[in-house]
Context: one part of a larger RNA
Order: sequence, then structure tokens, then C1' cells
RNA sequence: GGUGUAUGGUGGAUGCCUUGGCGUCCAGAGCCGAAGAAGGUCGUGGGAUAGCUGCGAAAAGCUUCGGGGAGCCGCUAACCAGGCUAUGAUCCGGAGAUGACCGAGAUUGGGUAACCAAAUGGGGUAACCCCCAUUGACGGCGUAAGCCGUCGGGAACGCGGAGAACUGAAACAUCUAAGUACCCGCAGGAAAGGAAAGAAAACUCGAUACCCUCAGUAGCGGCGAGCGAACGGGGUUCAGCCUAAACCGGUGUAGUGUCAAGCUUGAGGGCGUUGCUAUACCGGUGUCGUGGGACCUACAGAUUCAACCUCAAUAGAAUCAGAGAGUUACAAAGUGAUCGAUUAGACAAAUGGCAUGGGAAGGCCAACCGCAGAAGGUGACAGUCCUGUAGUCGAAAGUCGUGAACCUCUCGUAGUAAUCCCGAGUAGUGCCAGACACGGGAAACCUGGUAUGAAUUCGCGGGGACCACCCCGUAAGGCUAAAUACUCCUGGACGACCGAUAGCGUAAUAGUAGCGCGAGCGAAAGGUGAAAAGUACCCCUGUUAGGGGAGUGAAAUAGUACCUGAAACCAUAUACCU
Repeated sequence: GGUGUAUGGUGGAUGCCUUGGCGUCCAGAGCCGAAGAAGGUCGUGGGAUAGCUGCGAAAAGCUUCGGGGAGCCGCUAACCAGGCUAUGAUCCGGAGAUGACCGAGAUUGGGUAACCAAAUGGGGUAACCCCCAUUGACGGCGUAAGCCGUCGGGAACGCGGAGAACUGAAACAUCUAAGUACCCGCAGGAAAGGAAAGAAAACUCGAUACCCUCAGUAGCGGCGAGCGAACGGGGUUCAGCCUAAACCGGUGUAGUGUCAAGCUUGAGGGCGUUGCUAUACCGGUGUCGUGGGACCUACAGAUUCAACCUCAAUAGAAUCAGAGAGUUACAAAGUGAUCGAUUAGACAAAUGGCAUGGGAAGGCCAACCGCAGAAGGUGACAGUCCUGUAGUCGAAAGUCGUGAACCUCUCGUAGUAAUCCCGAGUAGUGCCAGACACGGGAAACCUGGUAUGAAUUCGCGGGGACCACCCCGUAAGGCUAAAUACUCCUGGACGACCGAUAGCGUAAUAGUAGCGCGAGCGAAAGGUGAAAAGUACCCCUGUUAGGGGAGUGAAAUAGUACCUGAAACCAUAUACCU
């Protein structure tokens, strides 16, 4: 020096465990904000106070209403002091009060976030000075005082604007990737879309959305790579409406008109810038494709009233009756009985003995309950020990749903020819683009830019160039629940999901420590024991290090560097080899 054996050290693999994650399903909730949000800064505890949690100068809290019932003054985290509590504390839930400063370029002005400096009114002080309240912009309404609205944030989902490249085509340019990523604007609990100028081609269907299919079909395509429908069928869910115009009435303005026209009609009286035209606004009417409406004509429950006056007619208004509808669109303000859900909770069956052991829930013996033998805990494995579980109950207050009743709103029928209306810089057309599965093509339909530019039902658009016939629809205004998408968030259940190099980056003071000028990047780190019973006391030593006794404990080679404790590596002892 090596090999073997034994005993240790180091190290932290492995096994076991789980406070934490991951995923799915079912419910809930789905917006918050100038009444100041989201997110922060700074404070706040009797004691010394770093972090977390809570809270806000009324500061681990205040008031009140319920629940609950013996202890309590949050956690890391013990200790001392002092308190609170059967006059019901702590704790849990509902409602309320307080709520510093920054933060919406935060809102009185400024500003390098959490700071500085004001004005007006009020209060306090001997004074300096201090305290309280108010004071933003923009838009709308209003003479004004003033009132109302908006701003910013939000995981994904949505609509719109703008819009890549890598890549694929085995290179690459049309093409693809892809209208994807990224950026911007805006909205909601969903959004968007939506009641046919549709789809079709048969005995036609009948808003929109989503799913299955049609179908990788028809097609498009350097006919390459690739892209890729629709009709039809089957389902989920279902809901339809309001305007513009014609016509009537009113108000304002402008023009015109001067004793005529007009004031519902007839007769008589009366009035007299009341008329006519244009325009704007308001109210009524009206809303459709078997074309509809206006206008006109005819008929139509009851009562009352008015129309410049009287009489007669006419047709109008109000009330009642009858019929119907309603707060998510279709008009709108609600009140709200009842019942249910939810935000604390309550009751809840049934076992003893013996031995082993540190400890019984395991063993043996003998019982019981079960609408409860889910699960967790308890000194080893518990239906009957504890918490629970099946089942049954429960709310002063708030919220949600249901929605009786009140309340509110609406309301004729028929007819035909003529006349009037039926959404204009629109449809269409030329040129250029985009979007349609469709790359300019035979290229319609849809949308935009540009230049032109119609018609009103005997009209206009569509049916994939175009024409005819035929069929379908009715553009150029608007609203609309549900079925659909998503999950930052709350509750429950489950898992041939993970088990500390795994599972979220984070089981721990984790988006922390640390790194970076910055945008941003981003860790490591779990386990004594049933219980701290966490080693009184003695000894060694320079020693608050470490150790030896003693003691605790079932165990201390379980001693806080703590379960198990592999290997590399190091050492001691011993045998053998050289």
C1' cells in the first nucleotide's frame, strides 16, 4: 500500500408519511369603482419586536341583531405583567360605524406615488400655530343655485381595429403558417347574431345561436403543399316586436293674405291676422309579401261630456262592461302575501371483560346498533371512545328565486276601383380592393374606396356570368330572453393523479431571498416523541463548542445538526497478501 471482516464517521438515497398541489364532475357566483376600486405605503399590541394575519388615529378592534356555552386576550412563539367572562366573554354569522396616505396623472394647486403648498367657511389658543368641512376636469340638463353621467381595474371567454415571421411546400416567389401570435379600442356576465330584398327546386321550408351528421364530399389549389363548404337530415332551446312615410291634430318660426277665406255639417246668430304655404318639433295613426297601410264607404255594447252659441245630425273623448297583456325586447313605476334556497347552527343509535404490551383500536371470550359499517382522530388496525355519518330540525337580520293580490297598459269588423305612402347620394353601373371553402376565374352574392347614379307595387332585389319563362323575397331604421363560450372566485364530491429533484415557481416569512440600469429572471428549504416528559444535578475543558455520568422515555445509535439512514468518501481494530 492492497484485499476481506467488524465497528464508527460523513452523506442524505430509499421506505413510510402529508399540512400542499394537479385534474374531472355537480352546484353557486359572475363584475368592482368619484358613496374613491383593484393594488399599495405608513401605522396599529402593556412589556424588546422582525415577519405573517387582522385592523385604520374609533387602528389584532367599535355598535347592534342572531348562533353558541366555558373559557379567552390571532400565528411563527414561549415568558412576565395585567385584564375580560353565567349581567354569557372569546368564537361563528347578518347589518351598521370608523376607515391615515398614495393610487383613475386621485379630483383644491403642484409633484420625483405614498410628499409639498393653498383658498373659502367654522372652531380652538395669550400667541406662534393647530383642528374640522368644502373647493377637479369633461359631457348633458338648468336663467341660476344645483343635479345627473363618464374616467380606472378584472383570470379566461367576446366583438371590432390593425396585423407578422419562423415554418410547410423536402429550395422558393403565388400559396401555407394565419387573420394565428403580438399590439390597440370597447363591452358583458356572457358577448356576438337575430325575425328573410333568406334558403331552395318539392306535395317546398320558415328569425338567430350551438351540437351530431351531410363530408374530408362538392369544390378551391405553382390543380403542388395544402385549403375546404353548403343544401338536406337529427337534436338543444324557443319569442317575437318597435319605428320612418302617407293621413290627422297641436306648438314655434318664416312667407303670404285684409274683410274674403276660415271656425265638423245644415239653419239662424256670433267670432275674426283664427286662413293658406313652407319648415322644425311633439302627439295620434301605421308596420306588411296570401303585398301592406293611408284615404274613402258601410255597419257597430251601455252611460256621461264637450265641440263659438241654440236646434238637429255627425263623429270624438271619458267612465263602466267584455276580452287580453305586463316589468329580459314588445309602455312603464312599483308594493308585495306565500313558499323555497342561502349566509351561523341543533339533535343524532349501539361494548364490556381477560391476557400481552409503554400504550389496545390488534388477539381471545361474550354482547349490541344500523335509513348511521363515509371519513378523520384517539399511545398499534375502533360501526358501538371523540368529531362526525344516515336521517330530522333551525334565522332576529341580509341576499336570491317564486310570484297570489294590488297596480299598469291595450282593444272594432267588412269592402272595392281610383288617388297617396312604403327608409337616396341608397340600389345599380365603371375602375380598384377586401371577404366569401372559392388564389380573377364562366365568378354571382356580400363589404369598402373612387367616379357616376335609378325606380315606389304595372315597383325593386335574388335563384353562382348573362337572357327568357317560372319561383322566392321586400334592401337602403332599430330592439330582442333561452339553448352557446369561459372560470380570477365560493361550496361539495370524486381520482388505475403527485407524494418533497414529484405535485403549482411556492406543503415553509414565495413571486420571498438573490440577480439585472431596466423590461424581467427567480431559488433552496417538510418529518424528535404518544406526550417536551426538550436531559435537574455532577464532571472534563481556554470554551455559550463538544463530550462523560446521572435522569426522562417503550426507545436517546429518537437529544432539537433529532423517523428510516443506502452509496461514493474518511477513519479505527483485526486477519491475510506484497
Molecule: large-subunit ribosomal RNA, domain I
Organism: marine eukaryotic metagenome